[in-house]
């Protein structure tokens, strides 16, 4: 210098706090479910718990099959539940090098855009070069030229030569491009060989758009269960009132018991999972396989903290809310491997 990890204080004490088990205890919390207090045990954030920027599991709701929009995402091949993500290649770009970038499909399917500067930004002559004419002459008129200068991010393949009046792929030879072709390789590609003078005639597609492939929506305040009162319907029965008395019917309020419903509240979703560690074995590797062993928060106003003592210092960024792979972004200090360049 470059790559690829690893720790993120730690050990005692004192108070404190959320979960779990246990054992008590109080009964005018509470209808129950449960909750409340003590007291013993044991247990309690990260590498990023951030950001919510992909993808999946779950989980309701939709969904016969096609199409349309919309959105992603694009060089191969593999991994993976899946992924815009990973791991190996290929082609580019950069470093002396280790190495490290890369969103890399189509610009000959349309459009749209390129400030400025410059004559001309996609079609052109402003110095110059040159032919020809007019002038005594300074110059001026009609042409031809992109080799050269000049602006520019970019001037129409490069670069040498022939060639011509000056010049031009107009023609030659490398290079480069296109098309084709054989070999190698699973492929992207690569090397060789042929062909075509290249009007195929600047970029830009993280600019419409073209082309492939994918993609139902909303989220755990998803949702599933139990379920006070209140009001809801529905049934039944003696009393009450209203419909002028009176019987029948009906209405209204009231009771009782059934039903739907789901408010407060409780449960559950909730942590054993595409799970951690060890070996082994399969792979270049991402991963994956087989064995053996671990169990490592689970709230719901939301714990996980303070103080002292010791160790050279301890001083960073930051604290789970449904759970997993990922990506970006923060990060003090300490350390380990392997490779490179200078001396």
């Nucleotide at each position: 210098g470059u790559a690829a990890g690893g720790c993120a204080g730690a050990u005692g004490a004192u108070c404190g706090c959320g979960g779990c088990u246990g054992c008590a205890a109080a009964g005018a919390c509470g209808a129950a479910a449960g909750g409340u207090u003590g007291c013993a045990g044991g247990u309690g954030a990260g590498g990023a718990a951030a950001g919510u920027c992909c993808g999946g599991g779950c989980u309701u709701c939709g969904c016969a099959g096609g199409g349309c929009a919309g959105g992603a995402u694009g060089c191969c091949g593999g991994a993976u539940a899946a992924c815009g993500u990973c791991c190996g290649g290929u082609g580019g770009a950069g470093g002396c090098g280790a190495c490290u970038c890369u969103a890399a499909g189509g610009a000959u399917a349309g459009u749209g855009c390129a400030a400025c500067a410059g004559a001309a930004a996609u079609a052109u002559a402003c110095c110059g070069c040159u032919g020809g004419g007019a002038g005594c002459g300074a110059u001026c008129c009609c042409g031809g030229u992109a080799a050269g200068g000049g602006u520019g991010g970019a001037a129409g393949g490069g670069c040498a030569g022939u060639g011509u009046a000056a010049g031009a792929g107009a023609c030659u030879a490398c290079c480069g491009c296109c098309g084709u072709g054989u070999u190698g390789g699973u492929a992207a590609c690569a090397a060789c060989g042929c062909g075509g003078g290249c009007a195929u005639a600047u970029g830009u597609a993280a600019a419409c758009c073209c082309c492939a492939u994918c993609c139902g929506a909303a989220g755990c305040a998803a949702g599933a269960c139990c379920g006070u009162a209140u009001g809801g319907a529905a049934a039944c029965g003696a009393a009450u009132g209203g419909c002028g008395g009176c019987c029948c019917g009906u209405c209204a309020a009231u009771g009782u018991u059934u039903c739907a419903g789901g408010u407060a509240g409780g449960u559950c979703g909730c942590u054993u999972g595409a799970u951690c560690c060890u070996a082994u074995c399969g792979g270049c590797a991402a991963c994956g396989a087989u064995a053996g062993g671990g169990c490592u928060a689970g709230a719901c106003a939301g714990a996980u903290g303070a103080u002292c003592a010791u160790c050279g210092a301890a001083u960073a960024c930051a604290u789970a809310a449904c759970c997993c792979g990922g990506c970006u972004u923060a990060c003090a200090g300490c350390u380990u491997u392997g490779c490179u360049c200078c001396u």
Background:
Predicted 3D model of a 343-nucleotide RNA (Bacterial RNase P class A) from a bovine gut metagenome. It matches the Rfam family "Bacterial RNase P class A". Rfam classes the family as a ribozyme.